Source information:
A computed fold for a 475-nucleotide part of an RNA from Brevibacillus massiliensis, annotated as small-subunit ribosomal RNA, 3' major domain. Rfam family: Bacterial small subunit ribosomal RNA. Model confidence (mean pLDDT): 84 of 100. The full RNA is in RNAcentral, with records from ENA and SILVA.
Context: one part of a larger RNA
RNA sequence: UGACGGGGGCCCGCACAAGCGGUGGAGCAUGUGGUUUAAUUCGAAGCAACGCGAAGAACCUUACCAGGUCUUGACAUCCCGCUGACCGUCCUGGAGACAGGACUUCCCUUCGGGGCAGCGGUGACAGGUGGUGCAUGGUUGUCGUCAGCUCGUGUCGUGAGAUGUUGGGUUAAGUCCCGCAACGAGCGCAACCCUUAUCUUUAGUUGCCAGCAUUCAGUUGGGCACUCUAGAGAGACUGCCGUCGACAAGACGGAGGAAGGCGGGGAUGACGUCAAAUCAUCAUGCCCCUUAUGACCUGGGCUACACACGUGCUACAAUGGCUGGUACAACGGGACGCGAGCCCGCGAGGGUUAGCCAAUCUCUGAAAACCAGUCUCAGUUCGGAUUGCAGGCUGCAACUCGCCUGCAUGAAGUCGGAAUCGCUAGUAAUCGCGGAUCAGCAUGCCGCGGUGAAUACGUUCCCGGGCCUUGUACA
Numbered sequence: 001u002g003a004c005g006g007g008g009g010c011c012c013g014c015a016c017a018a019g020c021g022g023u024g025g026a027g028c029a030u031g032u033g034g035u036u037u038a039a040u041u042c043g044a045a046g047c048a049a050c051g052c053g054a055a056g057a058a059c060c061u062u063a064c065c066a067g068g069u070c071u072u073g074a075c076a077u078c079c080c081g082c083u084g085a086c087c088g089u090c091c092u093g094g095a096g097a098c099a100g101g102a103c104u105u106c107c108c109u110u111c112g113g114g115g116c117a118g119c120g121g122u123g124a125c126a127g128g129u130g131g132u133g134c135a136u137g138g139u140u141g142u143c144g145u146c147a148g149c150u151c152g153u154g155u156c157g158u159g160a161g162a163u164g165u166u167g168g169g170u171u172a173a174g175u176c177c178c179g180c181a182a183c184g185a186g187c188g189c190a191a192c193c194c195u196u197a198u199c200u201u202u203a204g205u206u207g208c209c210a211g212c213a214u215u216c217a218g219u220u221g222g223g224c225a226c227u228c229u230a231g232a233g234a235g236a237c238u239g240c241c242g243u244c245g246a247c248a249a250g251a252c253g254g255a256g257g258a259a260g261g262c263g264g265g266g267a268u269g270a271c272g273u274c275a276a277a278u279c280a281u282c283a284u285g286c287c288c289c290u291u292a293u294g295a296c297c298u299g300g301g302c303u304a305c306a307c308a309c310g311u312g313c314u315a316c317a318a319u320g321g322c323u324g325g326u327a328c329a330a331c332g333g334g335a336c337g338c339g340a341g342c343c344c345g346c347g348a349g350g351g352u353u354a355g356c357c358a359a360u361c362u363c364u365g366a367a368a369a370c371c372a373g374u375c376u377c378a379g380u381u382c383g384g385a386u387u388g389c390a391g392g393c394u395g396c397a398a399c400u401c402g403c404c405u406g407c408a409u410g411a412a413g414u415c416g417g418a419a420u421c422g423c424u425a426g427u428a429a430u431c432g433c434g435g436a437u438c439a440g441c442a443u444g445c446c447g448c449g450g451u452g453a454a455u456a457c458g459u460u461c462c463c464g465g466g467c468c469u470u471g472u473a474c475a
Base pairs, nucleotide, nucleotide: 001475002474003472004471005470007469008468009467010466011465012464013463015459016458019423020422021421022420023419026314027313028312029311030310031309032308033307034305035304042053043052064300065299066298067297068296069295070294073125077124078123079121080120081119082118083117084116088103089102090101091100092099093098106115107114108113127289128288130287131286132285136283137282138278139277140276141274143272148187149186150185151184152183153182154163155162156161167178168177169176193266194265195264196263198234199233200232201231202230203229204228207224208223209222212221213220237260240254241253242252243251244250316416320375321374322373323372324371325370332363333362334361337356338355341352342351343350344349382413387408388407389406390405391404392403393402429451430450431449432448433447434446435445
């Protein structure tokens, strides 16, 4: 100087408390451990691994296993020889890779040749998701959006170092004010950026419709006032008033205002810590393989299952289930696409095709809510696992191993031990919708809107953190 203390003081955080809803019990989904296996590819490991890499394993992916094959190679450059093609279509053998065959079939030229492509050969080399993240770059997590981390000059100390950065107030903040052997400065904080909440203005189609006419319908005429869209601006600054305060910084209350003291949300992550993660995104040193640790193919596996754990979904019902009727969104996507309407089917879906490169057409009738009826507390008209049968879709192909529909079946489960998690407001809870990936496959992920709470006395205690101080046999 740090670090640590079941030392002290001050302060903060859904840290506790006050509340609301969960997890832990059940069934299923998914990840992991373990076990099994020819293989169940690899990585991730307290918080900060475990719906994580994976924004989507039937083949492919794929790195794993079995079998069948290749050896200058699936891919790159150079050299030599041969051919004129390569591509495409078809036939035969084969599980295919591959092998054999048929048809078709180049360009430029100074006619020497050149370009390009295929085949064969030689070696230089290619290749490696092989090892080392404890050799590395790059990227990322975490403490933590915590308020800290430093420097120049000066001063003090033999020196390590100290001072500044401590102190009195204040703040979300090393934020600001005052004081002070310090005076300044940098990286952080804040602001500048995006979005949301209000208004003005410009613009008025594909959007909108107050008044007029018209229609089944903003459908059409007409209009751009309103809604909305998207450009430009305004607006909030403790600016104003009062009280407190040291006449400061600031705090509390009030006015006006759409919004008030950082208005809400996002992006933004200082010096550093964890030899933290990643050699399997990529790059890369060294080591290793080179008729194999490289490459191709078919099939299998990554989907196994006495068990254990994490994360979720659905429930156990009446604030509910079912039936009928009837409202109201937002974000987004669409040409190898979205697909209206009509017809067929109980349905998944099929047929036909209008429109739309989209404020125009479409995905797209949101659901919970509301109205009416029914069920009457039961393992039930709760719950839907499991299984049988019959179908649909995608795709070369759904056996291992996809999703969906109909009929039948109807398991566990009556609110969950010890323990444990999230959340302070348009939040929790609850309800549906969209998107990426994607042929197909979503209870996951990323977004969107609808309905919409309870509670916070307080900081003694648990956890984490900041500042000052104290002890130390630790560095």